[in-house]
Molecule: SAM riboswitch aptamer (S box leader)
Organism: Sporolactobacillus vineae DSM 21990 = SL153
RNA sequence: UAACUAUCCAGAGCGAUUGAGGGACUGGCCCGAUGAUAUCCGGCAACCUGCAGUUUUGUUAGCUGUAAGGUGCUAAUUCCAGCAAAAUGGAGAUCCAUUUUGGAAGAUAGGAA
Numbered sequence: 001u002a003a004c005u006a007u008c009c010a011g012a013g014c015g016a017u018u019g020a021g022g023g024a025c026u027g028g029c030c031c032g033a034u035g036a037u038a039u040c041c042g043g044c045a046a047c048c049u050g051c052a053g054u055u056u057u058g059u060u061a062g063c064u065g066u067a068a069g070g071u072g073c074u075a076a077u078u079c080c081a082g083c084a085a086a087a088u089g090g091a092g093a094u095c096c097a098u099u100u101u102g103g104a105a106g107a108u109a110g111g112a113a
Stems, first nucleotide, its partner, number of pairs: 001113001004110005013041001015040003021031003025082004042074003047070003050066006078105001083102008
């Protein structure tokens, strides 16, 4: 770097420093000098490793817990929508709105390249 697998409606600070942008993109709609963002600290969580227990067993593998380590995260459902299908309602067919589902895109982790 591209692909694969899994998850994404929960959770987490009136802290310190910094000083104007940020929420991936587009359209909305929001956050922000009552301090954005970034760094540190604190915290959340349990994807991987470790540790402990349990079940199975020829070997594997599964489940539960812990939170020592590696990430990650710490406004709003991934803030909403983006493409398509179905249902319901409105409308003279197209069309519009809402809901559900499946995708696309994105984020995070893991193993193998």